[in-house]
Context: one part of a larger RNA
RNA sequence: UUGGGUUUAAAGGGUGCGCAGGCGGUCUGUUAAGUCAGCGGUCAAAGCCCGGGGCUCAACCCCGGCCCGCCGUUGAAACUGGCAGUCUCGAGUUGGAGAGAAGUAUGCGGAAUGCGCGGUGUAGCGGUGAAAUGCAUAGAUAUCGCGCAGAACUCCGAUUGCGAAGGCAGCAUGCCGGCUCCACACUGACGCUGAGGCACGAAAGCGUGGGUAUCGAACAAGAUUAGAUACCCUGGUAGUCCACGCAGUAAACGAGCAUAAAGGCGUCCGGGGGGAUGACCCCUGGGGCGAAGCGAAAGCGAUAAGCAUUCCUCCUGGGGAGUACGCCGGCAGCGGUGAAACUC
Numbered sequence: 001u002u003g004g005g006u007u008u009a010a011a012g013g014g015u016g017c018g019c020a021g022g023c024g025g026u027c028u029g030u031u032a033a034g035u036c037a038g039c040g041g042u043c044a045a046a047g048c049c050c051g052g053g054g055c056u057c058a059a060c061c062c063c064g065g066c067c068c069g070c071c072g073u074u075g076a077a078a079c080u081g082g083c084a085g086u087c088u089c090g091a092g093u094u095g096g097a098g099a100g101a102a103g104u105a106u107g108c109g110g111a112a113u114g115c116g117c118g119g120u121g122u123a124g125c126g127g128u129g130a131a132a133u134g135c136a137u138a139g140a141u142a143u144c145g146c147g148c149a150g151a152a153c154u155c156c157g158a159u160u161g162c163g164a165a166g167g168c169a170g171c172a173u174g175c176c177g178g179c180u181c182c183a184c185a186c187u188g189a190c191g192c193u194g195a196g197g198c199a200c201g202a203a204a205g206c207g208u209g210g211g212u213a214u215c216g217a218a219c220a221a222g223a224u225u226a227g228a229u230a231c232c233c234u235g236g237u238a239g240u241c242c243a244c245g246c247a248g249u250a251a252a253c254g255a256g257c258a259u260a261a262a263g264g265c266g267u268c269c270g271g272g273g274g275g276a277u278g279a280c281c282c283c284u285g286g287g288g289c290g291a292a293g294c295g296a297a298a299g300c301g302a303u304a305a306g307c308a309u310u311c312c313u314c315c316u317g318g319g320g321a322g323u324a325c326g327c328c329g330g331c332a333g334c335g336g337u338g339a340a341a342c343u344c
Base pairs, nucleotide, nucleotide: 004315005314007298008297012312014200015199016198017197021193022192023191025087027085028084029083030082031081033080034079035076036075037074038073039072040071041070042069049065050064051063052062053061054060090190091187092186093185094183095182096181097180098179103175104174105173106172107171108170109153113149114148115147116146117145118144119143120142124135125134161168162167205246206245207244208243209242210241215239219235220234222232256311258309259308267287268286269285270284271283272282273281274280293300294299317344318343319342326337327336328335329334
């Protein structure tokens, strides 16, 4: 490389948008690049292969054939491609309706926590397996009133909903993205995928400036213990929060994306439509179980891991190693790309 694979054995890129490229719906005409056929040229000889022959056989030798391909020429026109046109089912636009924790900005709210001030009140509080460190007669804990601060939004809440993924949850408003349904009015294949590229991307982390209630790496102290650089306890800095910028990784997990065809069953949940608000039916999304089928099995099973097609990523024994070196990126931490010797 061919092939075979990528849920769990090695292997799906964290996610999207998208240039190039690859692939691409219906019908008609045309062309003849691909394709197919005829004829011609060329494809040295030997060798290989096939058929035959000669040395007694074989090796060896001789004869004939085959040979993919390339070029030219004459045709064919189903399929692919090109060109010209056509259509509406794919895709999109329009009008109307709808659901939602999608995003973003601003404002507001109550509870809890901590702190401050004041009142009541007195000897403990706190913490644990038990304790101690700690706090407290300079009046703590408890309780009541007032005030301040920061962070998070109880119940509803769910097998719920939304989002490409990361993710998103108090309430209100503004701006804004996507989705579903109905009507069929319009465009007429405008589509799918997507190497590079660009953008987004939890937590922790970094830079500058703010903020700091809670929690809390590091650190300190108390316990435990043979020891205890831990688990438990009392404190506590960075951080946790905000703005702007960087970083670009996760068990970033559903099983890359899209499409078509193909029995379904009973049942639950969200949205819409028809029907009468019902039964029931249709579209769309989220779950559970399961026929066939698939699978090494576990299991998957109309949201496929079934039957197929297009496109992309990736894998090719374990360790060495996601290391070294080089290059690229980064303020740094580090990230991306990514070997070999050797060894089993």
The part of an RNA shown here (small-subunit ribosomal RNA, central domain) has 344 nucleotides and comes from an uncultured bacterium. Its mean pLDDT, the model's own confidence on a scale to 100, is 83. The RNAcentral record of the full RNA draws on Greengenes. Its Rfam family is "Bacterial small subunit ribosomal RNA".